Record summary
This is a predicted structure of a 73-nucleotide RNA (transfer RNA) from a Deltaproteobacteria bacterium.
RNA sequence: GGGGCAGUAGCUCAGCUGGGAGAGCACUACGUUCGCAACGUAGGGGUCGAGGGUUCAAAUCCCUCCUGCUCCA
Numbered sequence: 001g002g003g004g005c006a007g008u009a010g011c012u013c014a015g016c017u018g019g020g021a022g023a024g025c026a027c028u029a030c031g032u033u034c035g036c037a038a039c040g041u042a043g044g045g046g047u048c049g050a051g052g053g054u055u056c057a058a059a060u061c062c063c064u065c066c067u068g069c070u071c072c073a
Stems, first nucleotide, its partner, number of pairs: 001072007010025004019056001027043006049065005
């Protein structure tokens, strides 16, 4: 330098054919317990890597860029 894959909650990830942003763990409160752990109930938490384009509508399609991993040179 070129090719491929990945980037979504604090962490690990799902998200189908463009229309609801989600799960588990973690965190907070409450209950059960003498207490801890565990379990149950409720709750908080997101510029969907950045910018632009297409569209009535974009995490999703297109373009450019950034970061990480990997292959080739």

Rfam family: tRNA. It is annotated as a transfer RNA. Its family is annotated with triplet codon-amino acid adaptor activity in the Gene Ontology. It was read from a public genome assembly.